[in-house]
Context: one part of a larger RNA
RNA sequence: CGUAAGAGCAUUGCGAGGAGCCUUCCUUAGUACGAGAGGACCGGAAAGGACGCACCGCUGGUGUACCUGUUAUCGUGCCAACGGUAAACGCAGGGUAGCCAUGUGCGGAGCGGAUAACCGCUGAAAGCAUCUAAGUGGGAAGCCCACCUCCAGAUGAUUGCUCUCAUGGCAUUAAGCCAGUAAGGUCUCGGGUAGACUACCCGUUGAUAGGCUCUAGAUGGAAGCUCGGUAACGAGUGCAGUCGAGGAGUACUAACCGACCGAGGG
Numbered sequence: 001c002g003u004a005a006g007a008g009c010a011u012u013g014c015g016a017g018g019a020g021c022c023u024u025c026c027u028u029a030g031u032a033c034g035a036g037a038g039g040a041c042c043g044g045a046a047a048g049g050a051c052g053c054a055c056c057g058c059u060g061g062u063g064u065a066c067c068u069g070u071u072a073u074c075g076u077g078c079c080a081a082c083g084g085u086a087a088a089c090g091c092a093g094g095g096u097a098g099c100c101a102u103g104u105g106c107g108g109a110g111c112g113g114a115u116a117a118c119c120g121c122u123g124a125a126a127g128c129a130u131c132u133a134a135g136u137g138g139g140a141a142g143c144c145c146a147c148c149u150c151c152a153g154a155u156g157a158u159u160g161c162u163c164u165c166a167u168g169g170c171a172u173u174a175a176g177c178c179a180g181u182a183a184g185g186u187c188u189c190g191g192g193u194a195g196a197c198u199a200c201c202c203g204u205u206g207a208u209a210g211g212c213u214c215u216a217g218a219u220g221g222a223a224g225c226u227c228g229g230u231a232a233c234g235a236g237u238g239c240a241g242u243c244g245a246g247g248a249g250u251a252c253u254a255a256c257c258g259a260c261c262g263a264g265g266g
Base pairs, nucleotide, nucleotide: 001153005164006163007162008161009160010159015150016149017148018147021049022048023047024046026044027043033038051107052106053105054104055103059101060100061099062098066094067093068092069091070090071086072085073084074083075082076081110145112144113143118138119137120136121135165266167179168178169177170176184261185260186259187258189203190202191201192200208254209253210252211250212249213248214247215246217243218242219241224237225236226235227234228233
């Protein structure tokens, strides 16, 4: 911009993409078959491989400053307690959320259809024969459907429900131009398990973010004081202190004030 007014919410699916895999064991059955050796079709059931999708409850990885330990050096006058730097975490031990796999769950179903090669039935031309000429069956990991996803710019532009609709100016005849509006929307604002940007989703009729309180969880026993020890240090107070993203609650702070677009009876 179009989808012959402007919107909101739903909706069909022309069409497109994805998937489609394989192995082993058990049973049928040591049966059919075969002199024996060997050894099935069909059917049933179980386990697994690779691949794909999703997720983080479990097992783990990361987790750049969440906790702890520690070396050197500098600083806060000193002790103690802390802070800075050590190549952009000094080193080391752990680790929430998020992200992830090596972890977990699920998937490849169809006794649907039409077929290929091929196998048939009936059957003439051609008194026989013949799957074919008329007619009529079976038959594949392949085709179509079914399964998952997208889709009306599918210009062939689908469909349904609901909402808004006779304001002003210029022009006069035309589906005219402009302005302010309606329903509605955009920007702005607070955000997001949404995201490159955009888009999408939520938000004062509020828990949207921060703060605060409590808590899951992480770390692992703070400082100060007391006690023991000559001391290093240990113990108690005390599963302590501290803590980013998790959860719940709470309007304390900030989502304010606003601006703009947007029909005229089709």